[in-house]
């Protein structure tokens, strides 16, 4: 330094290609249920989709620059 790939909810991860109301399990909180707890079950909070610019009527998603982290590969020793 050159190549991919990855950043989305408090952990893990979908969505992206092919632009139209951001989701899942888990966790959280309340409520049945119970003596009480745990499993069960109803509800319900949480999120400016890494930052910053473009494009578009519209951008988690397309286009650009950037910033963390992983892989591979040149260099050096």
């Nucleotide at each position: 330094c050159g190549g991919g790939g990855a950043a989305u909810a408090g952990c893990u991860c979908a969505g992206c290609c092919u632009g139209g109301u951001a989701g899942a399990g888990c966790g959280c909180u309340g409520c049945c249920u119970u003596c009480g707890g745990g499993a069960g079950g109803c509800a319900g909070a949480g999120g400016c989709c890494g930052g910053a610019g473009g494009u578009u009527c519209g951008a988690g998603u397309c286009c650009u620059c950037u910033u963390u982290c992983c892989c591979c590969g040149a260099c050096c020793a």